Background:
The RNA shown here (transfer RNA) has 73 nucleotides and comes from a Lachnospiraceae bacterium. Taxonomically the source falls in Lachnospiraceae (Bacteria, Bacillota, Clostridia, Lachnospirales). The RNAcentral record of the sequence draws on ENA. Its Rfam family is "tRNA". It is annotated as a transfer RNA. Its mean pLDDT, the model's own confidence on a scale to 100, is 80.
RNA sequence: GCUUCAUUAGCUCAGCAGGUAGAGCAACGGGCUUUUAACCCGUAGGCCGCGAGUUCGAGCCUCGCAUGAGGCA
Numbered sequence: 001g002c003u004u005c006a007u008u009a010g011c012u013c014a015g016c017a018g019g020u021a022g023a024g025c026a027a028c029g030g031g032c033u034u035u036u037a038a039c040c041c042g043u044a045g046g047c048c049g050c051g052a053g054u055u056c057g058a059g060c061c062u063c064g065c066a067u068g069a070g071g072c073a
Base pairs, nucleotide, nucleotide: 001072002071003070004069005068006067007066010025011024012023013022019056027043028042029041030040031039049065050064051063052062053061
């Protein structure tokens, strides 16, 4: 220098033909328990790395940039 992949909630990830985002764990509240843990119920939390474009509409398509990982030179 070229190239492939990844970038979504605090963490690990899903989101399958573009139609207004989910799970587990963690956190918070409650129940149970003498208490803790475990278990059960519930709540909050992200506009999807950043910027632009296409579209009636984009996490999902296109382009650029950034960060990380791999490959080639």